[in-house]
The prediction has a mean pLDDT of 89. The part of an RNA shown here (large-subunit ribosomal RNA, domain VI) has 266 nucleotides and comes from a Candidatus Zixiibacteriota bacterium. The RNAcentral record of the full RNA draws on ENA. Its Rfam family is "Bacterial large subunit ribosomal RNA".
Context: one part of a larger RNA
RNA sequence: CGUAGGAAAUCUGAGGAGAGUCGAACCUAGUACGAGAGGACCGGGUCGAACCAACCUCCAGUGCACCUGUUGUCGCGCCAGCGGCAGCGCAGGGUAGCUGCGUUGGGAAAGGAUAAGCGCUGAAAGCAUCUAAGUGCCAAGCCUACUCCAAGAUGAGAUUUCCCAGACGUAAGUCUCUGAAGACCCCUGGAAGAUAACCAGGUUGAUAGGUCACAGAUGUAAGCGCAGCAAUGCGUUCAGUCGAGUGAUACUAAUCGGUCGUGCGG
Numbered sequence: 001c002g003u004a005g006g007a008a009a010u011c012u013g014a015g016g017a018g019a020g021u022c023g024a025a026c027c028u029a030g031u032a033c034g035a036g037a038g039g040a041c042c043g044g045g046u047c048g049a050a051c052c053a054a055c056c057u058c059c060a061g062u063g064c065a066c067c068u069g070u071u072g073u074c075g076c077g078c079c080a081g082c083g084g085c086a087g088c089g090c091a092g093g094g095u096a097g098c099u100g101c102g103u104u105g106g107g108a109a110a111g112g113a114u115a116a117g118c119g120c121u122g123a124a125a126g127c128a129u130c131u132a133a134g135u136g137c138c139a140a141g142c143c144u145a146c147u148c149c150a151a152g153a154u155g156a157g158a159u160u161u162c163c164c165a166g167a168c169g170u171a172a173g174u175c176u177c178u179g180a181a182g183a184c185c186c187c188u189g190g191a192a193g194a195u196a197a198c199c200a201g202g203u204u205g206a207u208a209g210g211u212c213a214c215a216g217a218u219g220u221a222a223g224c225g226c227a228g229c230a231a232u233g234c235g236u237u238c239a240g241u242c243g244a245g246u247g248a249u250a251c252u253a254a255u256c257g258g259u260c261g262u263g264c265g266g
């Protein structure tokens, strides 16, 4: 911009993309078959491999704004307690998130038309012949079926709901008033994201921060007291501290506003 008014939702599915794999043991059955050795078709349920997708309950990794220990040095006047730098100084753990080595799921079943192939009936050609008329069976393949995208499918589809004036004029249009539904700007943010976009919100509000509670992490803070010459230990104390998690709560910030879009539609 189009989709013959403007919007908001929800669909249909032309068409397209993805998927499509394989193995082992068991039962049938040591049966059919075979002198024996050996050893099935068909059918059934079981367990896997690789691959694909989603997810983080479990296991595990990461987790440089979480906790702890500790070395050297500098600083906060000193002690104590802290902070900076040294590869996150080094080391031990670790929430959320993100991951796989983890968990869950998938390939199925079924239908239709067929290939090679196997047939029925059957002439041309008194026989024969699956074929010429007619009519069956049959594949991991084809078309459906499963998952996803999809009306710029210009063949531009469907459904539901919402919205919008008066006068003059034959008409084109003019004047006055109006600015709807809805959308955007702006702002708070996001398991959305480079930015756009998308999604959740903007006081009729839990969108983010803060606070509170809980979960979870670390592992028993500082100060004081006691014991010890001291290093240190014990008690107060499963303490203290804490990023992302769950919930609650308007304390803070989403204030106030502005723009587009018109007026019943060749």
Base pairs, nucleotide, nucleotide: 001152005163006162007161008160009159010158011157015149016148017147018146021049022048023047024046026044027043033038051106052105053104054103055102059100060099061098062097066093067092068091069090070089071086072085073084074083075082076081110144111143112142117137118136119135120134164265165176166175167174168173177263182260183259184258185257186202187201188200189199190198207253208252209251210249211248212247213246214245216242217241218240223236224235225234226233227232